[in-house]
Molecule: Glycine riboswitch aptamer
Organism: Oceanomicrobium pacificus
RNA sequence: GCCCAUUCGAUGGGAGAAUCCGGCCCCGCGCCGGUGCCGAAGGAGCAACCGCCUCGGAAACUCUCAGGCCAAAGGACCAUCGGAUGCGA
Numbered sequence: 001g002c003c004c005a006u007u008c009g010a011u012g013g014g015a016g017a018a019u020c021c022g023g024c025c026c027c028g029c030g031c032c033g034g035u036g037c038c039g040a041a042g043g044a045g046c047a048a049c050c051g052c053c054u055c056g057g058a059a060a061c062u063c064u065c066a067g068g069c070c071a072a073a074g075g076a077c078c079a080u081c082g083g084a085u086g087c088g089a
Base pairs, nucleotide, nucleotide: 004086005085006084007083008082009081010080011079012078013077018035020034021033022032023031024030036069037068038067042065043063044062045061049057050056051055
């Protein structure tokens, strides 16, 4: 000590689905109940495949427990930069 992998942080981008119905109210973009809906926090399930193969790891697929359905917030993931660890041209 390039590239690369993992991880943390910053910045930018980032979808979907009722501002539904009823009630309450401090009249707020709030609270409670009901029905409908979404999948890209998290969680769970199956699986191609992979491995150290008696057992494990596994998705953007599936389910919607959770979360969400004006905006805001959040948001898998992507990019750039910086840090840490590993490998090491």